[in-house]
Molecule: c-di-GMP-I riboswitch aptamer
Organism: marine sediment metagenome
RNA sequence: GAUAAGGGCAAACUAUCUGAAAGGAUAGGGCUGCAAAGUCUCGAGCCUAACUCCCCUAGCGGGAUAUGGCUGCCGGGCUGCCGAA
Numbered sequence: 001g002a003u004a005a006g007g008g009c010a011a012a013c014u015a016u017c018u019g020a021a022a023g024g025a026u027a028g029g030g031c032u033g034c035a036a037a038g039u040c041u042c043g044a045g046c047c048u049a050a051c052u053c054c055c056c057u058a059g060c061g062g063g064a065u066a067u068g069g070c071u072g073c074c075g076g077g078c079u080g081c082c083g084a085a
Base pairs, nucleotide, nucleotide: 001082008034009033013028014027015026016025017024018023031072038078039077040076042075043074045070046069047068052064053063054062055061
């Protein structure tokens, strides 16, 4: 960071599996798509609430709370292809 070249990844959705859930994996699929949409939860933010605690009209109820997640929310670390203006 280009109307380049060679490529790469894969949103929504569908099917199966997994998880308490958020979510994740595999296959198909190809988006306001992505120049790091490779990788690392380091910072911050967001999501869920199993365990735990509290409340209650005592129910398959309500509330609080990550140790669980989201890197395609953002910032940051590390690494990588090409080489026009």